Small-subunit ribosomal RNA from an uncultured bacterium, 1414 nucleotides, folded computationally.
The coordinates come from a structure-prediction model, not an experiment, and the mean pLDDT is 82.
RNA sequence: AGAGUUUGAUCCUGGCUCAGGAUGAACGCUGGCGGCGUGCUUAACACAUGCAAGUCGAACGAGGUGAUUUGAAAGCUUGCUUUUGAAGAACCGAGUGGCAAACGGGUGAGUAACGCGUAGACAACCUGCCGCAAAGAUGGGGACAACAGUCCGAAAGGACUGCUAAUACCGAAUGUUGUGCAUUCUCCGCAUGGAGGACGCAUUAAAGAUGGCCUCUACUUGUAAGCUAUCGCUUUGCGAUGGGUCUGCGUCUGAUUAGCUGGUUGGCGGGGUAAGAGCCCACCAAGGCGACGAUCAGUAGCCGGUCUGAGAGGAUGAACGGCCACAUUGGAACUGAGACACGGUCCAGACUCCUACGGGAGGCAGCAGUGGGGAAUCUUCCGCAAUGGGCGAAAGCCUGACGGAGCAACGCCGCGUGAGUGAAGAAGGUCUUCGGAUCGUAAAGCUCUGUCGAAGGGGACGAACGUAGUUUUUGUAAAUAAUGAGAGCUAAUGACGGUACCUUUCAAGAAAGCCACGGCUAACUACGUGCCAGCAGCCGCGGUAAUACGUAGGUGGCGAGCGUUGUCCGGAAUGAUUGGGCGUAAAGGGAGCGCAGGCGGGAAAGUAAGUCUAUCUUAAAAGUGCGGGGCUCAACCCCGUGAGGGGAUGGAAACUAUUUUUCUUGAGUGCAGGAGAGGAAAGCGGAAUUCCUAGUGUAGCGGUGAAAUGCGUAGAUAUUAGGAGGAACAUCGGUGGCGAAGGCGGCUUACUGGGCCUUUACUGACGCUGAGGCACGAAAGCGUGGGGAGCAAACAGGAUUAGAUACCCUGGUAGUCCACGCUGUAAACGAUGAUGACUAGGUGUGGGGGGACUGAACCCUUCCGUGCCGCAGUUAACACAAUAAGUCAUCCACCUGGGGAGUACGGCCGCAAGGUUGAAACUCAAAGGAAUUGACGGGGGCCCGCACAAGCAGUGGAGUAUGUGGUUUAAUUCGAAGCAACGCGAAAAACCUUACCAGGUCUUGACAUGGAGGUGCCCGGUGUAGAGAUACACCUUUUCUUCGGAACACCUCACACAGGUGGUGCAUGGUUGUCGUCAGCUCGUGUCGUGAGAUGUUGGGUUAAGUCCCGCAACGAGCGCAACCCCUGCCAUUAGUUGCUACGCAAGAGCACUCUAAUGGGACCGCUACCGACAAGGUGGAGGAAGGUGGGGACGACGUCAAAUCAUCAUGCCCCUUAUGACCUGGGCUACACACGUAAUACAAUGGUCGUUAACAGAGGGAAGCAAUACCGCGAGGUGGAGCAAAUCCCUAAAAACGGUCUCAGUUCGGAUCGCAGGCUGCAACCCGCCUGCGUGAAGUUGGAAUUGCUAGUAAUCGCGGAUCAGCAUGCCGCGGUGAAUACGUUCCCGGGCCUUGUACACACCGCCCGUCA
Repeated sequence: AGAGUUUGAUCCUGGCUCAGGAUGAACGCUGGCGGCGUGCUUAACACAUGCAAGUCGAACGAGGUGAUUUGAAAGCUUGCUUUUGAAGAACCGAGUGGCAAACGGGUGAGUAACGCGUAGACAACCUGCCGCAAAGAUGGGGACAACAGUCCGAAAGGACUGCUAAUACCGAAUGUUGUGCAUUCUCCGCAUGGAGGACGCAUUAAAGAUGGCCUCUACUUGUAAGCUAUCGCUUUGCGAUGGGUCUGCGUCUGAUUAGCUGGUUGGCGGGGUAAGAGCCCACCAAGGCGACGAUCAGUAGCCGGUCUGAGAGGAUGAACGGCCACAUUGGAACUGAGACACGGUCCAGACUCCUACGGGAGGCAGCAGUGGGGAAUCUUCCGCAAUGGGCGAAAGCCUGACGGAGCAACGCCGCGUGAGUGAAGAAGGUCUUCGGAUCGUAAAGCUCUGUCGAAGGGGACGAACGUAGUUUUUGUAAAUAAUGAGAGCUAAUGACGGUACCUUUCAAGAAAGCCACGGCUAACUACGUGCCAGCAGCCGCGGUAAUACGUAGGUGGCGAGCGUUGUCCGGAAUGAUUGGGCGUAAAGGGAGCGCAGGCGGGAAAGUAAGUCUAUCUUAAAAGUGCGGGGCUCAACCCCGUGAGGGGAUGGAAACUAUUUUUCUUGAGUGCAGGAGAGGAAAGCGGAAUUCCUAGUGUAGCGGUGAAAUGCGUAGAUAUUAGGAGGAACAUCGGUGGCGAAGGCGGCUUACUGGGCCUUUACUGACGCUGAGGCACGAAAGCGUGGGGAGCAAACAGGAUUAGAUACCCUGGUAGUCCACGCUGUAAACGAUGAUGACUAGGUGUGGGGGGACUGAACCCUUCCGUGCCGCAGUUAACACAAUAAGUCAUCCACCUGGGGAGUACGGCCGCAAGGUUGAAACUCAAAGGAAUUGACGGGGGCCCGCACAAGCAGUGGAGUAUGUGGUUUAAUUCGAAGCAACGCGAAAAACCUUACCAGGUCUUGACAUGGAGGUGCCCGGUGUAGAGAUACACCUUUUCUUCGGAACACCUCACACAGGUGGUGCAUGGUUGUCGUCAGCUCGUGUCGUGAGAUGUUGGGUUAAGUCCCGCAACGAGCGCAACCCCUGCCAUUAGUUGCUACGCAAGAGCACUCUAAUGGGACCGCUACCGACAAGGUGGAGGAAGGUGGGGACGACGUCAAAUCAUCAUGCCCCUUAUGACCUGGGCUACACACGUAAUACAAUGGUCGUUAACAGAGGGAAGCAAUACCGCGAGGUGGAGCAAAUCCCUAAAAACGGUCUCAGUUCGGAUCGCAGGCUGCAACCCGCCUGCGUGAAGUUGGAAUUGCUAGUAAUCGCGGAUCAGCAUGCCGCGGUGAAUACGUUCCCGGGCCUUGUACACACCGCCCGUCA
């Protein structure tokens, strides 16, 4: 310090989430030790039991026990026991009395308050114990407890009678002083006033106890009514400490709480208090508080501090410390220096307990502890040794304050669980490409150490104050008693605790887990699972190869802890003072006037409130920062220092403020001009619509995409004339004008507001903004009364449509108009608040002025408006840009994720409709802005294609063939599915193929490699059984050799393995289809843009083409196009056998021609005319075999379709393994109600049929082959075999042409189907082949909607060949013969290319998305 998440990608806005720190925590897993802290946040819920406040005998009386001393009596073991009496140290518990109990300890319910914090005030107050000072303490009196007795009561407790003491209580005396009153003096202050002094009058005190002594006095031993010391007592003053009261400032949320208040605000007089005061009371006045938030409601103890944060802030108020409040709930006072009192009293309420039912007792928010509540919070411990407190003269007693221990990883801090060495990189685990890698020097082993642990020994600091004893100095005193003050020495005193610590021995021995590993975020693999189980803080993972689930191995992080959950701050500049915004993301009020408030021009002077500064003071301690110190370190503790806010006093005077004076430029006024749909009222006008009357006139009018409803022969529409009535004002008219906005448009008149310009006479800051408030405010709507031509919600009818409560049409009522009143909202928009200042220009337009000109116009200039372009600047971008969204200043309004929702409730307004103000629960991880690239559009522009059009021939109808679907079946094996599956894989299913089915068989296997044993095979032949596979039997039977054996093959056995046309084409390779032979697809560098991206590739032309030219912030390049390759068309050259022939045939010869096959030539807009831009190119022409790519083929860019194929092949993973493998026989793939595709054949006369003519091809094929001549057969074919491994031989033409016949018919068309008889191939034609002859002679007479191909040697038509193949094409791939028609053109359909535009789409329109229902 940031990161993830909206998108295909980008920038922005904006929310959500994470990483950090903290915690009185809780939960899960785990757990060795120590130190220091912390520990009911919930029920201020209820409490059993014990303890938490007593002490003083040196205030007092009585009682009890009683060390010790002692008297008397009795018994006898004559020095002991018992009984009884007196004195009595000391102790005990009750009582009177004093002090304490108001502290200490707990809790946070209440409290929004002078409660708290901070700074002050009291001239309006109190203060026990303590300190200092002054004075005093004289002399009396009467009681009440205890106690004794009686009585009541269950108890708690109480009553009566009697006795008694005091430092208890009460008079009297004195009166330093105090207080009150009167007179008077001095000084002071801050208004009332205060302080001190003098004099007079009145009034007001007291208590003794203990120790010692005999100097004085009294009795005269020794004592006390004496003296003395200490403590105590009384009065007064001062101090200290602690409190009380008052005030300034600060102190949570809500306005959906706006008005509150009757002792209320004030006065006078009283009362009351320690003290001021409506604190209380009588009377009088009518005030007081509040938008600077009263009142009301909710919440809350406040602070020092704590957590976080860079800070400013935000949150918090456990522990420690200060203050407050409370003590079962509510109320009240008493005592006292102090309380309205936690462990006091009284009353009332609730609850609990006791009871003899009549009455009583109690208060853990003290320490422990119990129940309950709760996610959750401890021991019914030890001790007063220390610190502190109460009482006491003291010893001492009391002290759940406190000091300690116990429990809890609750927190912080520290330590340990070992260290060194150790590679055969062990075993084992995991992964693996099987080679290895990793856990890993890790372990083992060896050598050490001893924190900690166990046992033994030693052993603290915390403890010196005080006291006692003793020594000594000194005060009081008569004193050497005594006592006070001080010093030295000695002694005792420890809960923790035999603890910390030290030391000896033992032994690596007893001590590691938790979380994570997709990104954020450090850390990866395997297996299991298969949108299941589950994970998840956000994004998101999981549907068969999950680094995200679960487990394992490994790794990372932290470590006696680790994770999770809750809460707070941070990150969040996401409430923005520091430090945000408001054109389009959320956000400018519809617009003006204006009170309060905020802000405010130039100059001078004064003041000093803000501001700055110096000094003083306060800001408790603890804590935090800094510097030191002590526990072995640290946490922890101690010491010092700094820092923070407030107050007072002095100073400064620039700025703000304030006062005074002044100025004119802001603002306003006056004089003079001029523009305008500014407002409001009255009057007037013409055009048009409609209606009425009359005329002319006749059959339609009207309306629409097309119609119909409607109007019209009762005379419409049209037209002419006259009249009525209402509303609106064409042209001018204009991003022209006016107005604050809404808005304003015929003409005239009177009334009226504002702005502008010129001049510079006047005022002298009079200004700007503006919460509330007031008035204005389109349309629709509402009320009352008018008016009503046209238009027109609602409504009616007609159409459209699947429907049509719509769009279209015919009608039509409110309304629209006027007057008055209400409503108060709009995309009331420039989606841009008002005002002022400053910051380049250019060009229009409206109004005014000036200059120049004789003047108009033009020109120059200036002010005010209104537009466009544009620089800087701004902006997320778009854009804005002197009319700012730039740079500044002031004020107001508004925003803080989306939805819920401008909804609900409440208030206010309204006649109503409704308006205004305006939430929450719940839910999502986005919602959104701008721009980019695509895709899409029943958007636009340009262009192309047998895309349409123009034509020719078809398909769709028939029967047949074939493929598919469906159905059927034991099986009808599988795949292909719009174009781009369907005569497709299959260039040949009778067996085989074959993958399917039934049955019969095999299990290391039909096929491959390896081991062991055996045989000599293998191969071939024969027989038997069987459907065959197979089984059995028989015959036949190796090579090499160094003789050891080897090679090869088969059989048997055991195991590794084989095998799979089993699954996944959505795990893949390869191959292929398609868009599409469409003209596109990209890159480097540069430039532009924050960026995605753009540019280039767009534009003007041109092309079949991103083909080429020109232009251009682009310049180049690549893959595509074209060309290079093949065939074909012309020519040349070369070469001639099997080809050819100018020889009558053959032979021979020859190579001119045809042909063959090799090399070249040829075509390039090259020439020419025109068009074009002097280009590219186009149009025509010449020449030429061929002309603008000559024709055809091969060739297929980046990519799209998770396109097709695991069944060509290859292949990951999964699955089967006496079977999903292998073999065999038979069957099936050929089924058949039906549907579709593709073909061949037809329906006929451009034909059928018969015949004649040795009619005329090309390209192929041929040895298990093609087969001639010849012969046989009606024919298929057969016999036979010349020739030919082929330019030599063979397969080998048909349509056409010529002639005859048929004469429009289901035919001499058509040939399906069926019967009979044959032929061929083959082991075998039943299921299930092809062909022939004879007979039979079905549908079909040109085919609905729809739809296909083709632009020239093409369509159409005719036959021929080949692959596959034993046989079997109407299919496929090729070949030649004959040989057309048409194209105006690009509006439309389909597909495509380029540019542009809109988009809420990006899985990209087969998108997205709304409503209803489930």

Its Rfam family is "Bacterial small subunit ribosomal RNA".